[in-house]
RNA sequence: GCCGUUGUAACUCAGUUGGCAGAGUAUCUGAUUCGUAAUCAGAAAGUCGGAGGUUCGAUUCCUCUCAACGGCACCA
Numbered sequence: 001g002c003c004g005u006u007g008u009a010a011c012u013c014a015g016u017u018g019g020c021a022g023a024g025u026a027u028c029u030g031a032u033u034c035g036u037a038a039u040c041a042g043a044a045a046g047u048c049g050g051a052g053g054u055u056c057g058a059u060u061c062c063u064c065u066c067a068a069c070g071g072c073a074c075c076a
Stems, first nucleotide, its partner, number of pairs: 001072007010025004019056001027043005049065005
C1' cells in the first nucleotide's frame, strides 16, 4: 500500500423486507433482613465510531474517513 472483519448503554452483546433503539451484568433508589450477602421492585444511563449522500424517514443502503484485529504485498 491492497483486501476483509469488527465498532450499538460503564462492561459483554442482540437488533433485515429502512418506520418509537433493546437484553444481561454493573451502578443508583426502595422493599426484605438484627445486619450483610442473596432475592424482589423501580430508576438512571445511547450524537448506534466520525462526516457526507440517497430517502417522507437511515443503527440498517451508498461514499469518504478514524480505530482495533486478521490476511496479502512491499521493504536496503